This is a predicted structure of a 74-nucleotide RNA (transfer RNA) from a Caulobacteraceae bacterium. The same sequence occurs in records of 2 taxa. Lineage of the source: Bacteria > Pseudomonadati > Pseudomonadota > Caulobacterales > Caulobacteraceae. Rfam family: tRNA. The family's RNA type in Rfam is transfer RNA.
[in-house]
RNA sequence: GGGCGCGUAGCUCAUCUGGAUAGAGUAUCGGCCUCCGAAGCCGAGGGUAAUGAGUUCGAAUCUCAUCGCGCCCA
Numbered sequence: 001g002g003g004c005g006c007g008u009a010g011c012u013c014a015u016c017u018g019g020a021u022a023g024a025g026u027a028u029c030g031g032c033c034u035c036c037g038a039a040g041c042c043g044a045g046g047g048u049a050a051u052g053a054g055u056u057c058g059a060a061u062c063u064c065a066u067c068g069c070g071c072c073c074a
Base pairs, nucleotide, nucleotide: 001073002072003071004070005069006068007067010026011025012024013023019057028044029043030042031041032040050066051065052064053063054062
């Protein structure tokens, strides 16, 4: 330099062929329980879906550019 893949919550990941308020587990916080903790049960907060632009009535999802990470080729 060229090609491919990935980027969604603090972390690990879903989201099937574009459709309405974006979810799970874990962690954090609160409550119940307990003499106190742990475990268990219940609940809450936390995301502009890497950034920007485009297509569309509608984009995490399609297209382009940029950035970052990984792999392959030279």